[in-house]
The RNA shown here (Archaeal signal recognition particle RNA) has 271 nucleotides and comes from a Candidatus Woesearchaeota archaeon. RNAcentral holds the sequence, with entries from ENA. It is recorded under the gene name ffs. Rfam family: Archaeal signal recognition particle RNA. Gene Ontology terms of the family: SRP-dependent cotranslational protein targeting to membrane, signal sequence recognition and signal recognition particle, plasma membrane targeting. Its Rfam clan is "SRP clan". The prediction has a mean pLDDT of 75.
RNA sequence: UUGCAGGCUAGGCCGGGGCAGUAGUCGUGCCUUGUUACCACAAAUCGGCUUUAGGGUGGGGCUGAGGCAGUUGAGAGGAUUGGACUCUUGGUAUUGGUCUCAAAUCGUACUAAGAAACUUUGUCCUGAUUGGUCGUUAGUCUUGAGAACCAGGUCAGACCCUGACGGGAGCAGCCUUAAUCAUUGUUAUCGACGCUUUUAGGGUAACGAAGUGGAGGAAAGUUUGGGGUUCACCAGUAUUGGUGUUUGAUUCCAUCUUCUGCGGCCUGCUU
Numbered sequence: 001u002u003g004c005a006g007g008c009u010a011g012g013c014c015g016g017g018g019c020a021g022u023a024g025u026c027g028u029g030c031c032u033u034g035u036u037a038c039c040a041c042a043a044a045u046c047g048g049c050u051u052u053a054g055g056g057u058g059g060g061g062c063u064g065a066g067g068c069a070g071u072u073g074a075g076a077g078g079a080u081u082g083g084a085c086u087c088u089u090g091g092u093a094u095u096g097g098u099c100u101c102a103a104a105u106c107g108u109a110c111u112a113a114g115a116a117a118c119u120u121u122g123u124c125c126u127g128a129u130u131g132g133u134c135g136u137u138a139g140u141c142u143u144g145a146g147a148a149c150c151a152g153g154u155c156a157g158a159c160c161c162u163g164a165c166g167g168g169a170g171c172a173g174c175c176u177u178a179a180u181c182a183u184u185g186u187u188a189u190c191g192a193c194g195c196u197u198u199u200a201g202g203g204u205a206a207c208g209a210a211g212u213g214g215a216g217g218a219a220a221g222u223u224u225g226g227g228g229u230u231c232a233c234c235a236g237u238a239u240u241g242g243u244g245u246u247u248g249a250u251u252c253c254a255u256c257u258u259c260u261g262c263g264g265c266c267u268g269c270u271u
Base pairs, nucleotide, nucleotide: 003269004268005267006266007265008264011063012062013061014060015033016032017031018030019029023050024049025048026047027046038059039058040057041056067262068261069260070259073256074255075253077252078251079250080249081248082247083246084245085244087242089241090240091239092238093237094236095235096234097233099227100226101225102224103223104222105221110216117212118211119210120209121208122207123206124202125201126200127199128198131195132193133192134191135190137188138187139186140185143182144181145180151176152175153174154173159168160167161166
């Protein structure tokens, strides 16, 4: 001198809050919280302190060498700001497309088993009419269920009266029924319609049917020119924002680290 271990000392900890009082703060006083919350003594004409004020004097317990100043570097992160890239990203402006008309061009689905065009008609709409189907409400019919007692009939047992014969009320059970419920058919009321008969009228883009007609003929694409819309959609350009990634600058800085100086004591082993 290094490392480990031990002892001591300085230091640290051994509740908090409010009211009153005071120039103000702490304590003694009063109230409160509620614990892991050391002890004694003095204190209201009072004790200590001055914004570093969160008591004073004395004793005890636990812990215990921390630390301070300067300096070197690393570095997470925050703030401000610049650049690059990214995005199925927002706003604004603008151009074109999308839309429409005309012309040209290209050209065939169809077409003498009959194109374009024209006429009539059906599908469509309105009114009336015949039914059908489905429903709504009300009645009636069939069948079934249906009353602890307070509905009916019959009423075992038990009960009551009587000397006896006999009589009385009557539960359960069985039969029947009211309200009600379910079910079946039927009648009437009021509605609806992916249905239907007939009729009057309207309409007809497209498609179907019939007729006239007698050779053509849609649609789509391309190009050119004119127009329209900026509601929406698509694409491009410009500009301004946003998201995310990365990087530079300035500044602040947690944490770690290099070196120097200052800063208590002692012991054992070890290097």